[in-house]
RNA sequence: UUAGACAAAAGGCAAAGCUGCCGAAAGGUGGCGACGCAAAGUCACCGGCCUAACGAGCAAUAUGGCUCCAUGGCAGCGGGACCGCUCGA
Numbered sequence: 001u002u003a004g005a006c007a008a009a010a011g012g013c014a015a016a017g018c019u020g021c022c023g024a025a026a027g028g029u030g031g032c033g034a035c036g037c038a039a040a041g042u043c044a045c046c047g048g049c050c051u052a053a054c055g056a057g058c059a060a061u062a063u064g065g066c067u068c069c070a071u072g073g074c075a076g077c078g079g080g081a082c083c084g085c086u087c088g089a
Stems, first nucleotide, its partner, number of pairs: 002089001004087002012037002017032006035076001041082003045079003048074003055068004
C1' cells in the first nucleotide's frame, strides 16, 4: 500500500425496555440496560423510510377533525464520500 477477517487478544459502541431533560411529532440526549455491531466512527449526496409544526386545501363550528407539504429526522435500511483500531496475509 492492497484486499480480507472464520477465529483470538486489548479496547470500543449499545437495540428493545424503564427513566430525567429537549422537541409539535418523528427523533435526540444523560442514566440504567445489552439485542446485536469489524466501522453500530463521521457526512443526508442518491434511493428508501418516519414525522407534519408552519403553510395550503377540505369539511365544519368542536380552537377540535381530515388531506397535502420538510424547511424536521433516521448513518443500527441500502448505495456513496471521508477517516480509523486490532489481527493475520
Description
Predicted 3D model of an 89-nucleotide RNA (c-di-GMP-I riboswitch aptamer) from a Gammaproteobacteria bacterium. The source organism's lineage runs through Bacteria, Pseudomonadati, Pseudomonadota and Gammaproteobacteria.